[in-house]
RNA sequence: GGGGGAGUGAGUCAAUGGCUACACGCGCGGUCUCCAAAACCGUGAAUCCGGGUUCGAAUCCCGGCUCCCCCG
Numbered sequence: 001g002g003g004g005g006a007g008u009g010a011g012u013c014a015a016u017g018g019c020u021a022c023a024c025g026c027g028c029g030g031u032c033u034c035c036a037a038a039a040c041c042g043u044g045a046a047u048c049c050g051g052g053u054u055c056g057a058a059u060c061c062c063g064g065c066u067c068c069c070c071c072g
Base pairs, nucleotide, nucleotide: 001071002070003069004068005067006066007065011024012023018055026044027043028042029041030040031039048064049063050062051061052060
């Protein structure tokens, strides 16, 4: 330099154009308990950045950044 893949709560991960963004987990609060753990309930927190397409974008398109793999 060329090709391919990935980027979503502190962390892991889902979504195939309809978002009020899934779940686990974490923090906080509560129920239960003699106390705690476990379990259950509630609550907080996220789409790498910029632009475009669309009624509507995490998703499609363009550019950029970071990481991983392959080729030279």
Record summary:
A computed fold for a 72-nucleotide RNA from a Solirubrobacterales bacterium, annotated as transfer RNA. It matches the Rfam family "tRNA". About the family: Transfer RNA (tRNA) molecules are approximately 80 nucleotides in length. It is annotated as a transfer RNA.